[in-house]
RNA sequence: ACAGUAUAAAGGCAAACCUAGUCGAAAGAUAGGGACGCAAAGCCACGGGCCUAAGCCGUCGGAAAUGCAAGGAACAUAUAAUGUUCCAACCGCAUUUUUGAGCGGAUGGCAGCCGGGUUGCCGAA
Numbered sequence: 001a002c003a004g005u006a007u008a009a010a011g012g013c014a015a016a017c018c019u020a021g022u023c024g025a026a027a028g029a030u031a032g033g034g035a036c037g038c039a040a041a042g043c044c045a046c047g048g049g050c051c052u053a054a055g056c057c058g059u060c061g062g063a064a065a066u067g068c069a070a071g072g073a074a075c076a077u078a079u080a081a082u083g084u085u086c087c088a089a090c091c092g093c094a095u096u097u098u099u100g101a102g103c104g105g106a107u108g109g110c111a112g113c114c115g116g117g118u119u120g121c122c123g124a125a
Stems, first nucleotide, its partner, number of pairs: 012038002017033004022029002036112001042118003046115003049110003056105004060100009071087007
C1' cells in the first nucleotide's frame, strides 16, 4: 500500500408519536422535538407494488335550456290531400350548460415495500 471485517472506537441517519397562522385538494412533504430501528434507513420513481384524485379525461346519476317528436288547432288551396303558422302534458331521443363525499384513470406521492441504477465513511486480529 492492497484485500478483509468485529458484541471495538469515531461519526451518521431517524419509525411511531408530539408540535407548527409552514407547503399541498389529498396522499404526502418541510422544520423542531422524539427513537422503533438502519452498514447504505445516502441519492435516482426506471420495473413491480402501495397511497391519493383538486384540476383534467372518460363514465354514471340529478337539474336546467334548446331542438326533434305522438298528437291538436287555425288559415290557404283543395277530390284524396298538401302547405304555412301556433300549441304540445307524461314518456322518449339528441345537443349544450351545470351539479356530485359517485365510479375508473397519475400527470401527484412513497427510496424505512421489493428489484434495478448510482455514489460512499471508519476499521483491529
Notes:
This is a predicted structure of a 125-nucleotide RNA (c-di-GMP-I riboswitch aptamer) from Paenibacillus piri. Its mean pLDDT, the model's own confidence on a scale to 100, is 76. The RNAcentral record of the sequence draws on Rfam. Rfam family: c-di-GMP-I riboswitch aptamer. Rfam's curators write: GEMM was predicted in a large-scale screen for bacterial structured RNA regulatory elements. Gene Ontology term of the family: cyclic-di-GMP binding.